Predicted 3D model of a 91-nucleotide RNA (Glycine riboswitch aptamer) from Metabacillus lacus.

RNA sequence: AUGACAGCAAGGGGAGAGACUGCAAUAAAAUUGCGGCGCCGAAGGAGCAAACGUCUGUGAAUCUCUCAGGCAAAAAGACUCUUGUUUGACG
Numbered sequence: 001a002u003g004a005c006a007g008c009a010a011g012g013g014g015a016g017a018g019a020c021u022g023c024a025a026u027a028a029a030a031u032u033g034c035g036g037c038g039c040c041g042a043a044g045g046a047g048c049a050a051a052c053g054u055c056u057g058u059g060a061a062u063c064u065c066u067c068a069g070g071c072a073a074a075a076a077g078a079c080u081c082u083u084g085u086u087u088g089a090c091g
Base pairs, nucleotide, nucleotide: 006086007085008084009083010082011081012080013079018037020036021035022034023033024032025031038071039070040069044067045065046064047063051058052057
């Protein structure tokens, strides 16, 4: 000096679902508090298959649940792309 897989940082892309409704605060909107019904899954969280095993065990997700979160915009957002960087499989 090539720089796989993986990690970290920055920037970009990034879906779904009521700007629902009652009361109060507020000059209005927005927002907040206490409710009511209806929804979404891609922050987080939880649950499981095969297999391994024999300890009612380990065990994945974009699957399931919806505790949390979200349902105009904003923010967030699994995942992904680019750049930089760490390591160093391979050569």